[in-house]
Context: one part of a larger RNA
Formats: sequence, structure tokens, C1' cells
RNA sequence: GAUUGAACGCUGGCGGUAUGCUUAACACAUGCAAGUCGAACGGUAACAGGAGAGAGCUUGCUCUCUUGCUGACGAGUGGCGGACGGGUGAGUAACGCGUAAGAAUCUGCCUAGUAGUGGGGGACAACUUGGGGAAACCCAAGCUAAUACCGCAUACGCCCUACGGGGGAAAGUGGGGGACCUUCGGGCCUCACGCUAUUAGAGGAGCUUGCGUUGGAUUAGCUAGUUGGUGAGGUAAUGGCUCACCAAGGCAACGAUCCAUAGCUGGUCUGAGAGGACGAUCAGCCACACUGGGACUGAGACACGGCCCAGACUCCUACGGGAGGCAGCAGUGGGGAAUAUUGGACAAUGGGCGCAAGCCUGAUCCAGCAAUACCGCGUGUGUGAAGAAGGCCUGCGGGUUGUAAAGCACUUUCAGCUGUGAGGAAAUGCGUUUUGUUAAUAGCAAAAUGUCUUGACGUUAACAGCAGAAGAAGCACCGGCUAACUCCGUGCCAGCAGCCGCGGUAAUACGGAGGGUGCAAGCGUUAAUC
Repeated sequence: GAUUGAACGCUGGCGGUAUGCUUAACACAUGCAAGUCGAACGGUAACAGGAGAGAGCUUGCUCUCUUGCUGACGAGUGGCGGACGGGUGAGUAACGCGUAAGAAUCUGCCUAGUAGUGGGGGACAACUUGGGGAAACCCAAGCUAAUACCGCAUACGCCCUACGGGGGAAAGUGGGGGACCUUCGGGCCUCACGCUAUUAGAGGAGCUUGCGUUGGAUUAGCUAGUUGGUGAGGUAAUGGCUCACCAAGGCAACGAUCCAUAGCUGGUCUGAGAGGACGAUCAGCCACACUGGGACUGAGACACGGCCCAGACUCCUACGGGAGGCAGCAGUGGGGAAUAUUGGACAAUGGGCGCAAGCCUGAUCCAGCAAUACCGCGUGUGUGAAGAAGGCCUGCGGGUUGUAAAGCACUUUCAGCUGUGAGGAAAUGCGUUUUGUUAAUAGCAAAAUGUCUUGACGUUAACAGCAGAAGAAGCACCGGCUAACUCCGUGCCAGCAGCCGCGGUAAUACGGAGGGUGCAAGCGUUAAUC
């Protein structure tokens, strides 16, 4: 000199853009952060409508009851999603990360292709009844549906094979409809969404290897599934991954082992560069989710807001037994020099579910707080010598503050008040037309076109008008380094200080004043890096 996720002191007008627990991976009150689908299912607790019955009368309303008939929908069965998104950096010196390669693998949703989607069965929730328990919840009996579950049939391709053969699937739902059939439910046809098997792709994931990846030798030897082989088991897959047997290997001064420290990278800071230091925000990867262990489900987890066991802690209890996990967003206590609101909205982007409408989304977008940082703007402009008054100095003549002020003439950025007012909005929906599908002018899908809407921010940005210089300057320093000097006070005292050093009676070095210098909504100090 540059820099910072900074802090502290004094001061503080506005805006934009960023950033904001670096410490206790300490403990957490409260609310929210993952749901959705009735176009899978039986249904109907609530709300609304319809229908039926009854009552009251003000004769067209009110009340009661019944009915899932309709819109919808609590709880339940079922499907998909809760493996993403969000947080943190404790652990990890490792194929963890970075980079370059590889072969023995899996892959829901998505894309493209091929072939199917036939015919049956038995349950279990919900519900009802009974019982237990303080509660959490649990037990028994009975009824019932499905895209839940299980056989049978079929098998292009698929799997196994000793090449003879053997094995294995599925589910329907909704919209529309001319004939024909009908038990009046529908069949049947068609379209859409699904379902099954399989091939390929895309994206994702697992695995292996070369090289690189902090300090310590005041750590020199380490290793028994250890190193390799054979066989088996296991896995999606290779492999001591596991096991049996056999062999005695394997690593190490090119630093094994041990100890300490640490998430890694793109990058950030500095520097002419080489290098050094760091790894906040943003992005990629990894690891973790009160501590330790374990598996279940699933395409995917050994799963932050799932389960089980053990432990510590907190809470409830009728003492028998139960409940919980903010390193999600806010917020609280604590620790600390130190770090924000228990805010708004799903309008946009994205995600989950759904045919869709839509619902959910503390992801996200916004707002609030903080000079924490960077950038921009303002705090007026011109004129004005009687060089006013006052202050300070003085050699008492004057000098300086100083065109500074006042005065005169202007301007109105920003802030304030009033009004106008973009863009972020594309879609979806509805209507018309065309094309495709089809028996069809239904329906559905795609395209074009028209139209009605959808904004948290928001009192938006921007623009126009109004008034008046009006509301807006401090901080550090002035002995040398280092830009800037005098007076008073003090008297080795009080104090200053980055280094040299000042102060013991004229201190440009302490304290105050006047003056000056440097930066400026900041200025200094401290800490840290180069």
C1' cells in the first nucleotide's frame, strides 16, 4: 500500500447492489418448513345443493327428520412423492476431493420402438359390536371394495439350460357415441390416462485404477483376513466383501505405522510475476442429522422433519407406562469483541401430486433490520471589502480567521407533499377455424386466431406539479519518518508513544485554544493476510 463475513470509539443525509453466529455439531418454548390424487376404492364425519316426509304458520319462507342423489370431502385402503429441495462442516489425510482413464453393474419418472392388457379367487382396513388402558394406544368377533393381494391361461422378445427342455406378466379408470345386444348396471366402438413384458436412449447412481492432495522422525518398524491362491457364499456388480482349505506373504527412509491439524475443488485476497495466505457468500463433490448401532420399505436410503435397540438429556404420568430431537425458516436462553424479522406472497422461476382446475412449497421471489462492504448523489450556486463584529496572535503599527459571514441575485438534485403511472404476465380457462384420430360433423390431441382474467413487492421504477436554502459534516492528525504552527496551562508531574523518542518553568511531541493538513458520510483504532 492493498484486502476483510470483521469488531471497538466518535460521528451520521439519501439511494442502488451485495453481505450478515467466523464462538457452543451448546440446549431449545411457540408457529410454520411435504404433501397430493374422489379420473384407483369402500364410503359420508363436516359444509353446500337437490329430492322425499313431517311440523309451524306471516302461503312461501323457517325448522326437524330421511336419502351419497350432486358439488365436495374428515378418517381409512391404494398410488406417487417424503432418497429432491433446504441446513451444517462434527468426522474424514481417504479413491474423500481434483484430474485422466476403465469394466464386472443397476436405473422410478422421461423419449423412441416391439408385443400384450384374457379369465378367476380369497382376504384385510375403514365400519359395527364387545373389552383393556390415566394416556399413548391396544385386543377380540363380525361385514365389505379396489389400479391392494394370489393362482390359472397366453409369451414376439425375456430368463435358466446338461441344448433334450424348463420358467415367468398385466388393472383398470374417465370422456364421447351411430347401428346391434341388454338382466337397463352395461356390453360393443372410439379417444385419453394408465398397467405388463422387452429393446435402445437420455439423465442419474454404484465400482476399479494412474497421478496430485498439511505438519511432525523428540513417531522406525507396521500387518493375521493380514498378502496371495482354490472353492463356495453374498451383492445390481468386481473383489478377503464373507467363509473353508492351502501357501507365507504384503507395506516401509521415494517416510510405512503413529501423533497432530483439516471437509476437498472451481475459486478469493495479495503480488510485476514466481509465489504466499485463505476455502464466507455463489457453484460442483463428499460427510453428518441428540450420541452409538441396526435393518425395513423402495428404482433409489441404511433415510434431517421414517422405524427398531441402547445411552445422555428434557417433558407427561393415575408410577403400570409413554412423548421428544431447529446443523430447515423465524425466534429464545447460553457462549462471545461480534452477526438480522417469531414479516408478505406463491405474482414470477423451479419442485411434488393431479387428465385438469388446482393444492402444497420458510425452495424461491420480495419486504424489514445493520454505514457491514462496494458504487453513486447531496449537504447549495453566483456576486459580495466597510476586508464588519467576535475569536486568536502581536514587535501594538497591525496580521489572521476571510469572500468566509451578513447583504443582493438565483437554482431545487435528494428528502417532504400531491398526482399520473410502465415492466416483471408467459400461460391456464372460454369461443372460432384448420389438421390428425375415428364409423362419426361426438369426444380427444395439436396448431392458428379472438377474448376474459391472474402482481406479494407496491404509497414500485419513472414522469409531472408544489413550497422553500429550506431538512443534511464529521473524524483523525500537525517533532522526524509524514502533508500541516503559534499561544496558554502543566513542570520527569499529569500525560503521549508505530519506531526514534517527548515532559525536570518559555514543550511546534502532554492538556486546551486559535490556525492549518488529510480523508469525508465517514474517519480513526485494534485484529488478521499478502
The part of an RNA shown here (small-subunit ribosomal RNA, 5' domain) has 530 nucleotides and comes from an uncultured prokaryote.
The full RNA is in RNAcentral, with records from ENA.